Predicted 3D model of a 104-nucleotide RNA (TPP riboswitch aptamer (THI element)). Of the family's consensus pairs, 96% are formed in the model. The coordinates come from a structure-prediction model, not an experiment, and the mean pLDDT is 75. Rfam family: TPP riboswitch aptamer (THI element). Rfam describes the family as follows. Vitamin B(1) in its active form thiamin pyrophosphate (TPP) is an essential coenzyme that is synthesised by coupling of pyrimidine and thiazole moieties in bacteria.
[in-house]
RNA sequence: CGCGUCACCUCGGGGUGCGUGGAAUCCACGCUGAGAUGCACUUGUGUGAACCCGUUGAACCUGAACCGGCUAGAACCGGCGGAGGGAAGGUAACGGGAUACAUG
Numbered sequence: 001c002g003c004g005u006c007a008c009c010u011c012g013g014g015g016u017g018c019g020u021g022g023a024a025u026c027c028a029c030g031c032u033g034a035g036a037u038g039c040a041c042u043u044g045u046g047u048g049a050a051c052c053c054g055u056u057g058a059a060c061c062u063g064a065a066c067c068g069g070c071u072a073g074a075a076c077c078g079g080c081g082g083a084g085g086g087a088a089g090g091u092a093a094c095g096g097g098a099u100a101c102a103u104g
Base pairs, nucleotide, nucleotide: 001096003095004094005093007091008090009089010088011054012053013052014051017031018030019029020028021027022026037048038047039046040045041044060085061084062083066079067078068077069076
């Protein structure tokens, strides 16, 4: 140093599904998944845990209660589709490049 690798620090973003039973918005059991969660209250918000993700961004949201396959249903596979959105700064080490100065 508008470069590369790696590490660390701080910060930020995100989700709450599906099936069965019971009168149930609640509870129990089961399934998938990295994750399906705790607490508080004014009951849809706040706050936390774990997990995933942060522009090289398919974490996640929208279209979407979408279309085809598969499934008990979700998950999953393909399409939609690299469509529209989407959260980052700092420091050190090593490497690389450039320039300047000093000495021989």